A computed fold for an 84-nucleotide RNA from a bacterium, annotated as transfer RNA. It matches the Rfam family "tRNA". Rfam classes the family as a transfer RNA. Rfam describes the family as follows. Transfer RNA (tRNA) molecules are approximately 80 nucleotides in length. It was read from a public genome assembly.

RNA sequence: GCCGGGGUGGCGGAACUGGCAGACGCGCAGGUCUCAAAAACCUGUGGUAGCAAUACCAUGUGGGUUCGAUUCCCUCCCCCGGCA
Numbered sequence: 001g002c003c004g005g006g007g008u009g010g011c012g013g014a015a016c017u018g019g020c021a022g023a024c025g026c027g028c029a030g031g032u033c034u035c036a037a038a039a040a041c042c043u044g045u046g047g048u049a050g051c052a053a054u055a056c057c058a059u060g061u062g063g064g065u066u067c068g069a070u071u072c073c074c075u076c077c078c079c080c081g082g083c084a
Stems, first nucleotide, its partner, number of pairs: 001083007010026003019067001027045006046057004060076001062074003
């Protein structure tokens, strides 16, 4: 240099036929149980603002297409593999 794969909450990792982003697990918080703890089970858990209702933002960066983009196109950055 060329080709392929990947980048998503605190962590792992789904959603790729364009249609509620954050499923599921871990972790964390609260609770049940216990003399107490562990284990197990139940509930909650992206960020910002707000007393709250709620609003806005969020899929590596910046653009494009579209009513609508994690998903399609272009650009660049980073990681992994292959070829030279």